[in-house]
RNA sequence: CGGGGCGUGGCGCAGCAUGGCUAGCGCGUCUGCAUGGGGUGCAGAAGGUCGCAGGUUCGAAUCCUGUCGCCCCGA
Numbered sequence: 001c002g003g004g005g006c007g008u009g010g011c012g013c014a015g016c017a018u019g020g021c022u023a024g025c026g027c028g029u030c031u032g033c034a035u036g037g038g039g040u041g042c043a044g045a046a047g048g049u050c051g052c053a054g055g056u057u058c059g060a061a062u063c064c065u066g067u068c069g070c071c072c073c074g075a
């Protein structure tokens, strides 16, 4: 320098090829109940504006362009 993959709540991921309820799941956190207490179980809640910036569109996590970080391959 060229090519490819990944980036989504605190952590790990799905969703992306085919744009469309209000972005879900597990773990964790908090509250309540059960228990004498812990563990555990059940119920509920908070927490994201999808790496960043633009563009297309009625509508973008999803499509396009640029860019940043990490990893891999090639020169």
Base pairs, nucleotide, nucleotide: 001074002073003072004071005070006069007068010027011026012025013024020058029045030044031043032042033041034040051067052066053065054064055063
Background
Transfer RNA from a Phycisphaerae bacterium, 75 nucleotides, folded computationally. The organism belongs to Phycisphaerae, within Bacteria. It matches the Rfam family "tRNA". Rfam describes the family as follows. Transfer RNA (tRNA) molecules are approximately 80 nucleotides in length. By type it is a transfer RNA. The sequence was found in a public genome assembly. Its mean pLDDT, the model's own confidence on a scale to 100, is 81.